[in-house]
Context: one part of a larger RNA
Molecule: large-subunit ribosomal RNA, domain VI
Organism: Corynebacterium mucifaciens
């Protein structure tokens, strides 16, 4: 910009990916062979490399979670604490994102054939898979699985809104399941979008002050205690105000 306004939903033309593989068992020590060996068909089981898609489990990673614990320095001392030293070190650790986890997959069928292997058959009373006619055959082709996808300019289609009495978008703004920016996807007071707060859950492991028991260090009670980032339910207390702009072949 372009499909003759918009919005939600779709057909699907073309095209992209994928399309690996071992080992062992049953069939059978059979068929086959003089033994030695050793199957075709047909069913199982268990891997490997790749590839997706997720975070239940396990296991990694945590820089304003939680203890614990060194050395300084400050909070006027004690206690409690803040700062710095690679997050000072050290032991765990939600969400989140990962693999070392977890779960799935490569297909079945179907159609057309390629060496090749057949029927029936004649030119050439005979033979002959071929001339005429009809079959079988591959990890390959075409479906079939997944994905983009109407710029498919052959610009599709369905529904529903709207056509100046204005449908829809967007500016701004709060956010994040998205992200470099743009974009997308929610939400904008008729509001739970984020934040605070308040409730749970996860984690951390037994706060602080107080009592008590030891001379003490230091233990016990009080009490699964205090604390607690993303998680998760709620509540309008902050912040999303108000407003512009663009907008259709109507109508004159």
């Nucleotide at each position: 910009c372009g499909u003759u306004g918009a919005a939600a939903c779709u057909u699907g033309a073309a095209g992209a990916a994928g399309g690996c593989u071992g080992u062992c068992c049953c069939u059978a020590g059979u068929a086959c062979g003089a033994g030695a060996g050793g199957a075709c068909c047909g069913g199982g089981a268990c891997g490997g490399a790749c590839g997706u898609a997720c975070c239940u489990c396990u296991a990694g990673u945590g820089u304003g979670c939680c203890a614990g614990u060194u050395g300084u320095u400050c909070c006027g001392c004690c206690a409690g604490g803040g700062g710095c030293a690679u997050g000072g070190c050290u032991g765990g650790u939600u969400g989140g994102c990962u693999a070392c986890g977890u779960a799935c997959g490569g297909g079945a069928g179907g159609g057309a054939u390629a060496a090749c292997c057949g029927c029936u058959g004649a030119a050439a009373g005979c033979a002959u898979c071929u001339a005429a006619g009809c079959g079988g055959g591959a990890a390959g082709c075409c479906u079939g699985u997944u994905u983009u996808g109407a710029g498919a300019u052959g610009a599709g289609g369905u529904u529903u809104c709207g056509u100046u009495u204005g449908a829809g978008g967007u500016u701004c703004c709060c956010a994040g399941g998205a992200g470099a920016c743009g974009a997308c996807u929610g939400g904008g007071u008729u509001g739970a979008u984020a934040g605070g707060c308040c409730g749970g859950a996860u984690c951390u492991g037994g706060a602080a002050g107080c009592g008590u028991a030891g001379u003490g260090a230091u233990g016990c009670g009080u009490g699964g205690a205090g604390g607690u980032g993303a998680c998760u339910g709620g509540u309008a207390c902050u912040a999303a105000u108000u407003g512009g702009c663009c907008g259709a072949u109507a109508a004159a």